[in-house]
RNA sequence: UGGAGUGUAGCUCAGCGGUAGAGCAAUCGGCUGUUAACCGAUCGGUCGUAGGUUCGAUCCCUACCACUCCAGCCA
Numbered sequence: 001u002g003g004a005g006u007g008u009a010g011c012u013c014a015g016c017g018g019u020a021g022a023g024c025a026a027u028c029g030g031c032u033g034u035u036a037a038c039c040g041a042u043c044g045g046u047c048g049u050a051g052g053u054u055c056g057a058u059c060c061c062u063a064c065c066a067c068u069c070c071a072g073c074c075a
Base pairs, nucleotide, nucleotide: 001071002070003069004068005067006066007065010024011023012022013021018055026042027041028040029039030038048064049063050062051061052060
């Protein structure tokens, strides 16, 4: 320098044009003599950033940012 991939909840990941979800974690409650386990509820997102397309974008297009991989150049 070129190419490819990945960025979604605190963590691991789904979703891939039509109101953003799960598991774990956290909080509260139930159960228990207590804790753990189990059960229930709650909490938690400007979907990496900025534009564009569209009636409508996490999803399509463009640029940029971060990380990973491959190739190349220099040393």